C1' cells in the first nucleotide's frame, strides 16, 4: 500500500428492509439451600446516500482481526 472479514445491552453473540433479541452478568421477590419468578439495561462505531421506511442495501471515515507484497 492493496484485498477480505468484523463493530448490536456490562460480556459473548443472534437478527440482515417495516416489532432490537438470547445467554451469562446486574437488581428485586420467594426459599435454609439447590433453585424458581420478575425487572432494568441499546444514538445498532461515525458521516453521507438510496428508499414511503435502514441495525439491515450503497459510498466514505475510524478502530480491530486476517491475507498478499
Nucleotide at each position: 500500500u492493496g484485498c477480505c472479514g468484523g463493530a448490536u445491552a456490562g460480556u459473548u453473540c443472534a437478527g440482515c428492509g417495516g416489532c432490537a433479541g438470547a445467554a451469562c452478568a446486574u437488581u428485586c421477590c420467594a426459599g435454609c439451600a439447590a433453585u424458581g419468578g420478575a425487572a432494568a439495561g441499546g444514538u445498532c462505531a461515525c458521516g453521507g446516500g438510496u428508499u414511503c421506511a435502514a441495525u439491515u442495501c450503497c459510498c466514505g471515515u475510524u478502530c480491530c482481526g486476517g491475507c498478499a507484497a

Background: Transfer RNA from uncultured Phocaeicola sp., 69 nucleotides, folded computationally. The coordinates come from a structure-prediction model, not an experiment, and the mean pLDDT is 86. Lineage of the source: Bacteria > Pseudomonadati > Bacteroidota > Bacteroidales > Phocaeicola. It matches the Rfam family "tRNA".